[in-house]
RNA sequence: CUUAUCCAGAGUGGCUGAGGGAACAGGCCCGACGACGCCACGGCAACCACGCGAGCCCCAUCCUCGAGCGCGGUUAGGUGCCAAUUCCUGCCCUCGCGCUGAAGCGGAGGAGAGAUGAG
Repeated sequence: CUUAUCCAGAGUGGCUGAGGGAACAGGCCCGACGACGCCACGGCAACCACGCGAGCCCCAUCCUCGAGCGCGGUUAGGUGCCAAUUCCUGCCCUCGCGCUGAAGCGGAGGAGAGAUGAG
């Protein structure tokens, strides 16, 4: 840089000791009943890898079925993940409510940013 996914799922112990939830702003939350982080063990899931199946008129290869969305196993293969939707919002568009001078409130979609895998 390209591409797929991101409303599901899954925690105990030890160490440490003050902030943490990516960055900025706002909100909201977690945290001395010890958060965050690190380590150990445990667990979740099935992205890559593996086996089977389906689709592509038939067969084989390739490709697609894509981190709960074809199925399986869960590995003495590689990652990932285990508070809150990626905690929510910010930009664009649209719908409803409200109001008319407006501000505002709520919902859907998209973009951007970020995370993870594969290339």
Record summary:
RNAcentral holds the sequence, with entries from MGnify. A computed fold for a 119-nucleotide RNA from a soil metagenome, annotated as SAM riboswitch aptamer (S box leader). Of the family's consensus pairs, 91% are formed in the model. The coordinates come from a structure-prediction model, not an experiment, and the mean pLDDT is 78.